Model confidence (mean pLDDT): 89 of 100. This is a predicted structure of a 350-nucleotide part of an RNA (small-subunit ribosomal RNA, central domain) from an uncultured prokaryote. The RNAcentral record of the full RNA draws on ENA. It matches the Rfam family "Bacterial small subunit ribosomal RNA".
[in-house]
Context: one part of a larger RNA
């Protein structure tokens, strides 16, 4: 390189946008670069192959032929691909009218609860555990009532419910803003798909500067447990968790399943939209469309399972894999304040 693969055996980049490149709907005409055919030239000799001849045979020598990835010129063909030209509307997009939604940003605001503070009532315990103890409490705790402060999170609704490309998103209100879906028309006319590099987003933890700190809680301290107990349990408790700005760029970033469009039995649920039927009806039934779930035929699969949300049938493009360990390590490069990230071997060994 060819080949074979990537749900669980090694293997889908965490996710978008997008450059180059690759690839691309229906149709008219012309073209002839690719493509196909003919001719001519060339493709040295030797060798290889075929077939004759010469050394007694053979090796060896020698005659002829064939072959020679191809290349060049020329004459043709015009289905397909390409470039050119004219048209089209099924892809893609725009407009009009609606719909649902924890989609995002920033501002305001609400109640419950925990903690703390002040006051009232009240008295000897509280707390905690398997059992205890550390701890708190006569300087009046726990309990209970009233008032206040402050931070964080939003019970019920809540749902294999919704939204988002992924990470993710949940009290309420107004505001700015992205996307999706549906119905019927009108318009643009292939404007599409994928995407090496690139670029943006990216949970938690962590880092920098400044704030904030109720609860929780690495580290740490104490009490238990135990042979020991640098743990599990208990009492405390600092970073952190929260906010602003800036970094980090990783996760079992998972559907362990790349994106796009096409085709291929059915049945049942659920969310959003549209149409129709029956109606007292917001009930119910049918059709359709976009999601989201459960079964299941064919088919696929090593099996498990997947099965129109495919892991089926074919296609376009990208990424990745190639025995285990060494190792996602060393060295070097790039990035980072650091932690480290990313790219990524070999010796050796089984």
């Nucleotide at each position: 390189c060819u080949g074979g693969g990537c749900g669980u055996a090694a293997a889908g980049c965490g996710c978008g946008c997008g450059u180059a490149g690759g690839u691309g709907g229906u149709u008219u005409g012309a073209u002839a670069a690719g493509u196909c055919g003919g001719a001519u030239g060339u493709g040295a000799a030797a060798g290889c192959c075929c077939u004759g001849g010469g050394c007694u045979c053979a090796a060896c020598c020698u005659g002829g032929g064939a072959a020679u990835g191809g290349c060049a010129u020329u004459c043709g063909a015009a289905a397909c691909u390409g470039g050119c030209u004219g048209a089209c509307u099924a892809g893609a997009g725009u407009a009009u009218g609606g719909u649902a939604g924890a989609g995002g940003g920033a501002a305001g605001u609400g109640g419950a609860a925990u903690u703390c503070c002040g006051g009232g009532u009240g008295u000897a315990g509280c707390g905690g555990u398997g059992a205890a103890a550390u701890g708190c409490g006569u300087a009046g705790a726990u309990a209970u009532c009233c008032g206040g402060a402050g931070g964080a999170a939003c019970a019920u609704c809540a749902g294999u419910g919704g939204c988002g490309a992924a990470g993710g998103c949940g009290g309420c209100u107004a505001u700015c803003u992205g996307g999706a879906c549906c119905a019927a028309u009108a318009c643009u006319c292939a404007c599409g798909c994928u995407g090496a590099g690139g670029u943006g987003c990216g949970a938690a933890a962590g880092c920098g500067u400044g704030g904030g700190u109720a609860g929780c809680a690495a580290a740490c301290a104490g009490g238990a447990u135990u042979a020991g107990a640098u743990a599990c349990c208990c009492u405390g408790g600092u970073a952190g968790u929260c906010c602003a700005c800036g970094c980090c760029g990783u996760a079992a970033a998972c559907g362990a399943u790349g994106u796009c469009a096409a085709c291929u039995a059915g049945c049942c649920g659920u969310u959003g939209g549209g149409g129709g039927g029956c109606u007292u009806g917001u009930c119910c039934c049918c059709c359709u469309u976009a999601g989201u779930g459960g079964c299941g035929c064919a088919g696929c699969u090593a099996a498990c399972g997947c099965g129109a949300u495919a892991a089926g049938u074919a296609g376009a493009c990208c990424g990745c894999c190639u025995g285990g360990g060494g190792a996602g390590u060393a060295c070097g490069g790039c990035c980072g304040c650091a932690a480290g990230g990313u790219u990524a071997a070999a010796a050796c060994u089984c």